[in-house]
Context: one part of a larger RNA
Molecule: small-subunit ribosomal RNA, central domain
Organism: Cloacibacillus porcorum
RNA sequence: CUGGGCGUAAAGCGCACGCAGGCUGACCGUUAAGUCUGUCGUCAAAGGCGGGGGCUCAACCUCCGUUCUACGAUAGAUACUGGCGGCCUAGAGUAUGUGAGAGGGAAGUGGAAUUCCCGGUGUAGCGGUGAAAUGCGUAGAUAUCGGGAGGAACACCAGUGGCGAAGGCGGCUUCCUGGCACACAACUGACGCUCAUGUGCGAAAGCCAGGGCAGCGAACGGGAUUAGAUACCCCGGUAGUCCUGGCCGUAAACGAUGGAUACUGGGUGUGGGUGAAGCAGUUCAUCCGUGCCGUAGUUAACGCGUUAAGUAUCCCGCCUGGGGACUACGGUCGCAAGACUGAAACUC
Numbered sequence: 001c002u003g004g005g006c007g008u009a010a011a012g013c014g015c016a017c018g019c020a021g022g023c024u025g026a027c028c029g030u031u032a033a034g035u036c037u038g039u040c041g042u043c044a045a046a047g048g049c050g051g052g053g054g055c056u057c058a059a060c061c062u063c064c065g066u067u068c069u070a071c072g073a074u075a076g077a078u079a080c081u082g083g084c085g086g087c088c089u090a091g092a093g094u095a096u097g098u099g100a101g102a103g104g105g106a107a108g109u110g111g112a113a114u115u116c117c118c119g120g121u122g123u124a125g126c127g128g129u130g131a132a133a134u135g136c137g138u139a140g141a142u143a144u145c146g147g148g149a150g151g152a153a154c155a156c157c158a159g160u161g162g163c164g165a166a167g168g169c170g171g172c173u174u175c176c177u178g179g180c181a182c183a184c185a186a187c188u189g190a191c192g193c194u195c196a197u198g199u200g201c202g203a204a205a206g207c208c209a210g211g212g213c214a215g216c217g218a219a220c221g222g223g224a225u226u227a228g229a230u231a232c233c234c235c236g237g238u239a240g241u242c243c244u245g246g247c248c249g250u251a252a253a254c255g256a257u258g259g260a261u262a263c264u265g266g267g268u269g270u271g272g273g274u275g276a277a278g279c280a281g282u283u284c285a286u287c288c289g290u291g292c293c294g295u296a297g298u299u300a301a302c303g304c305g306u307u308a309a310g311u312a313u314c315c316c317g318c319c320u321g322g323g324g325a326c327u328a329c330g331g332u333c334g335c336a337a338g339a340c341u342g343a344a345a346c347u348c
Stems, first nucleotide, its partner, number of pairs: 004319003007302002012316001014201004021194003025088001027086005033081002035077008047067008091191001092188003096183004103177007110154001115149007125136002162169002206247006215241002220236004258315006266293012297304002321348003330341004
């Protein structure tokens, strides 16, 4: 390379956009590059193969046939692929009309709760645990009432409910803004799919600068437990958690399942839309999403099963025994932490 694979055995890039490249709907005409056929030329000799001959045989040598098989030229064929021209509407997109939504960004705002501060009432405990102690409290705590400050998060609604490409998104209001579904069938007329390199987004933690700090809380201090206890439990508590700007670029970034298209029995929930029937409760049909159960099929099994892991096509990524090794070296990126790329010796 051929091949076989990638839910759980090794293997789907965290997600998207997208240049090159690969692949690409229906019909008509044309061309004849790919493709196919005929003819001609070339494809040295030696060699290989078949047959014959010569060295006593063989190796070796020699003769005949054939092969090496492609390239070039020329004449044709036109189903498929390609080029060119035309045409179409089923893919794709646009317009119009409805609709749902924690989709994103900014500003404003609300109540409950915790903590702290001030004042009132009030007195000896409070707190915490398996039990305690550290801790707080007669300088008046805990409890309770009134007032104030500040930060963070939004109970109920809430739902295998919704939205988003993924990460993710949840009080309320306003502004700006992205996507989606359905109905209709007016418009464009293949404008499509995928995508190496590239670019952007990307939880938490971490980093830089400035702010903020109620609660929680790595590190750290103390109290317990214990043989010990650098833990689990308790009392404190710094960074951090929050905001603005800039980095980092990772994750069990998971559906451990790349994207697109088509096809292949059903049943039952639920979210959004449309149509029909009925006075109505409601029922039926249909499209999109989201769950469960299962037919055929598939799978090593578990399971999957119109949201496929079934049946097929196209494109990308990736795997090739375990350890060494999410390593070393080199390179690129980063302030750093480190990230990405990524071996070998050796060993089983």